[in-house]
Context: one part of a larger RNA
RNA sequence: CUGGGCGUAAAGCGUACGUAGGCGGAUAGGUAAGUCAGAUGUGAAAUCCCAGGGCUCAACCCUGGAACUGCAUUUGAAACUGCCAAUCUAGAGUUCAGGAGAGGUAAGCGGAAUUCCGAGUGUAGAGGUGAAAUUCGUAGAUAUUGGGAAGAACACCAGUGGCGAAGGCGGCUUACUGGUCCGAAACUGACGCUGAGGUACGAAAGCGUGGGGAGCAAACAGGAUUAGAUACCCUGGUAGUCCACGCCGUAAACGAUGAAUGCUAGUUGUUGGGAGGUUUACCUUUCAGUGACGCAGCUAACGCAUUAAGCAUUCCGCCUGGGGAGUACGGUCGCAAGAUUAAAACUC
Numbered sequence: 001c002u003g004g005g006c007g008u009a010a011a012g013c014g015u016a017c018g019u020a021g022g023c024g025g026a027u028a029g030g031u032a033a034g035u036c037a038g039a040u041g042u043g044a045a046a047u048c049c050c051a052g053g054g055c056u057c058a059a060c061c062c063u064g065g066a067a068c069u070g071c072a073u074u075u076g077a078a079a080c081u082g083c084c085a086a087u088c089u090a091g092a093g094u095u096c097a098g099g100a101g102a103g104g105u106a107a108g109c110g111g112a113a114u115u116c117c118g119a120g121u122g123u124a125g126a127g128g129u130g131a132a133a134u135u136c137g138u139a140g141a142u143a144u145u146g147g148g149a150a151g152a153a154c155a156c157c158a159g160u161g162g163c164g165a166a167g168g169c170g171g172c173u174u175a176c177u178g179g180u181c182c183g184a185a186a187c188u189g190a191c192g193c194u195g196a197g198g199u200a201c202g203a204a205a206g207c208g209u210g211g212g213g214a215g216c217a218a219a220c221a222g223g224a225u226u227a228g229a230u231a232c233c234c235u236g237g238u239a240g241u242c243c244a245c246g247c248c249g250u251a252a253a254c255g256a257u258g259a260a261u262g263c264u265a266g267u268u269g270u271u272g273g274g275a276g277g278u279u280u281a282c283c284u285u286u287c288a289g290u291g292a293c294g295c296a297g298c299u300a301a302c303g304c305a306u307u308a309a310g311c312a313u314u315c316c317g318c319c320u321g322g323g324g325a326g327u328a329c330g331g332u333c334g335c336a337a338g339a340u341u342a343a344a345a346c347u348c
Stems, first nucleotide, its partner, number of pairs: 004319003007302002012316001014201004021194003025088003029084003033081002035077008049065006091191001092188003095184002098181002103177007110154001114150004119145003125136002162169002206247006215241002220236004258315006266293013297304002321348003330341004
């Protein structure tokens, strides 16, 4: 090098875009770099292999042959790959006519609830728990009525429903804006796939500066429980949670399943379109998504099964006994927290 793997045993980068590289549709023509065949030259000797011989045998040595699977030159072949020039439309994209959607950003608006403020009614309790207590309340609480303020989140609709590359996205309206699906086939004519490095996005927590702060709530305080209780339960409560800008770059970032393309029984629900038919509410059919079951096949089993973990191809990433250890050291990044890259001794 070849060879085995990656749902759960070790192993798919969190996700996308994309550079180099790798791989790449159909038809006919040319070329001859790869490829294939012939010839010539060369491929030192020794070694290896074969045959024969010499030391009493053997190791060893001698003679001859074969081989040296390579390289160069030259003559040819043209299926495949490459290259050149040409044509095509099934891949890809554009255009046109429609559709659905919590896709994104910004601004404005709304009602319910909670808390607080001031006012009215009203009187002795209220809270809370397994039971209590801490706590609040005669300086008038809890309850109730109407008024005001503030911040945060958007009940019902709501659905293995929808959208997004992933993270994620849910009150209403407006503006700007991305993607996608179906249909038509007018246009371009392989413009494609993957993607080392790289770049961008990336929940929560955390960090910096400035705001904001209703509720909730790490830390903290108190009350209980308990042998103890640095907890679970209760009363409070600060960071934080919210906004703007900047950082961090990690998650059971999960479908624990990389991306793309083609092929391989069906049945049944649901979402968005199209076509045909008719009794106008259904039937048949076709694309794109999203679920349940199930054949072949696969799998150690569980299970997967046209949304594959089946059958194949291309490209990338990753794995190689457990612990030490995702640690030390060094590098890079970061304000820090730390992230990333990543061993060894030793031990079983």